[in-house]
RNA sequence: GCUGAUAAAGGUAAACUAUCCGAAAGGAUAGGGCGCAAAGUCAUGGGUCUAAGAUAUUGUCAUUCUCAGACAAUAUUAUGACUGCCAGGCUACCGGCU
Numbered sequence: 001g002c003u004g005a006u007a008a009a010g011g012u013a014a015a016c017u018a019u020c021c022g023a024a025a026g027g028a029u030a031g032g033g034c035g036c037a038a039a040g041u042c043a044u045g046g047g048u049c050u051a052a053g054a055u056a057u058u059g060u061c062a063u064u065c066u067c068a069g070a071c072a073a074u075a076u077u078a079u080g081a082c083u084g085c086c087a088g089g090c091u092a093c094c095g096g097c098u
Stems, first nucleotide, its partner, number of pairs: 001097004011036002016031006034084001040090003044087003047082003053077009
């Protein structure tokens, strides 16, 4: 530098279950073990998920001297997530070959 075997030592842990956190997506811990040779790490690009809040529209209600509202539905939206979706950055154990 290349590579990952039918090797060894070890690592990680999908679905599902329980408890907790969160509006949700999702996350944490324990059990579990489908898988993984970077399933180590970084939300950087794409992608995916969610929509509390915000904005818009519509409807209902309330108020009405003026100013200023409340609720519901729908749509848009990441500032929220996912790295075990694909790229990219950084780092690394063991073996084999050169």
c-di-GMP-I-GGC riboswitch aptamer from Atribacteria bacterium SCGC AAA255-G05, 98 nucleotides, folded computationally. Model confidence (mean pLDDT): 81 of 100. Of the family's consensus pairs, 91% are formed in the model. Its Rfam family is "c-di-GMP-I-GGC riboswitch aptamer". Its family is annotated with cyclic-di-GMP binding in the Gene Ontology.